[in-house]
């Protein structure tokens, strides 16, 4: 010097004038994501939320949290020279299904090419033996019919362990040594996931569970248009037929037991307030225990509240990009002048937190790795 990898931050700035919105008339007034609404609570109705069923979720220790699928920390597995990054990471010797094309074969599979042909058959040779058809017996670098073999080629993401040896007709875990996996007992670390070693088995039991499955654990239901109060309006009339909270079912639990309840036709009304923004799983400093996440303590502080839906527009000055153009250096650029220009990325509160996740121009700082180079 380049080239990466983690982590946390910033995301135009002052001023002046004219709006907007809340307000305790002092003054406050969009984000890191206010977004998606994907996951977890708070907070409200409904049983005080209870049991089974059906469904959904999550799935490797330990730890944090109001809680989680979240976050840290570690352990495994893969990937990357490495800083690190990825993992829904329990069962697949319970069962069911899947597996395109290739290929001989793809789930307790297979012989295309090769190998062998011991045995049996065919064919030639000799030798005996005979009831003259034949029969037995012995041979052949003989065929390769029958049958053996998967060792080697070839497919394919995968082909039923890898090396050598023994062994045979030819050949395999058939055997036999080692090496791998695998189940099983033992010692030793470690809370724990797991790790380090040793001994023993029969040799080998393929993958797929964000495929149905089984196991373990978890989950009641609807959401701020939840609730709730207040003002104001009108016209009742039919059917159903014993319930309603209960929203899949069932059972219980409350509560109504001739008052409501459901639909249907017709009428009236679309206001205001509370919830809801002053106190909170609240910020922000410092100091403390912890590798961390985070907890504890003391101190300060009050922080956006629309609903027709407020948070903004203008000029001026600075900064940032881009585009021409001049001019200088140590020239793949770098620095400084001078027009223009884009109005400055990505977006916008709506009940509130804490999360994930996607979006986002440009730009700071902090640790860390890799190649090269110089000293």
């Nucleotide at each position: 010097u380049g080239a990466g990898g983690c982590c946390g931050c910033c995301g135009g700035g002052c001023a002046a004038c004219c709006g907007c919105u809340g307000u305790a008339c002092g003054c406050a007034g969009a984000g890191g994501a206010a977004a998606g609404u994907c996951c977890g609570g708070a907070c409200u109705c409904c049983a005080c939320a209870g049991g089974g069923c059906a469904g959904g979720g999550u799935g490797c220790u330990g730890g944090g949290u109001a809680a989680c699928u979240c976050c840290c920390a570690g352990g495994c597995g893969g990937g990357g020279u490495g800083a690190c990054c990825c993992g829904a990471c329990g069962g697949a010797a319970a069962g069911u299904g899947c597996a395109a094309c290739a290929g001989a074969g793809a789930g307790c599979a297979g012989a295309c090419c090769g190998c062998c042909g011991a045995u049996g058959g065919c064919g030639c040779g000799g030798a005996c033996c005979c009831u003259c058809g034949g029969g037995u017996c012995c041979g052949c670098c003989g065929c390769a019919c029958a049958g053996g073999c998967a060792a080697g080629g070839g497919u394919g993401a995968a082909a039923c362990g890898g090396u050598g040896g023994a062994g045979u007709a030819a050949g395999a875990g058939c055997c036999c040594a080692c090496c791998a996996g695998c189940g099983u007992c033992c010692c030793g670390g470690g809370u724990g996931a797991c790790c380090g070693g040793g001994g023993c088995g029969g040799c080998u039991c393929g993958g797929u569970a964000a495929a149905c499955c089984c196991c373990a654990c978890c989950c009641g239901g609807a959401g701020c248009a939840a609730g709730g109060c207040c003002a104001g309006a009108c016209a009742g009339g039919g059917a159903c037929g014993c319930c309603g909270g209960u929203g899949g079912c069932c059972c219980g639990c409350c509560g109504a037991u001739c008052g409501a309840g459901u639909c249907c036709c017709g009428g009236g009304u679309a206001g205001g307030c509370c919830g809801c923004a002053c106190c909170g799983a609240g910020g922000c400093u410092u100091g403390u225990g912890g590798c961390a996440a985070c907890g504890c303590a003391a101190g300060c502080c009050c922080c956006a509240g629309a609903u027709g839906g407020a948070u903004g527009g203008u000029u001026g000055c600075c900064g940032c990009c881009c585009g021409c153009u001049c001019g200088g250096c140590u020239u793949c650029g770098c620095c400084g002048g001078g027009c223009g220009g884009a109005u400055c990325a990505c977006a916008g509160a709506a009940u509130c937190c804490g999360g994930c996740u996607u979006a986002c121009a440009g730009g700071c700082g902090g640790c860390c790795u890799c190649a090269c180079c110089c000293c």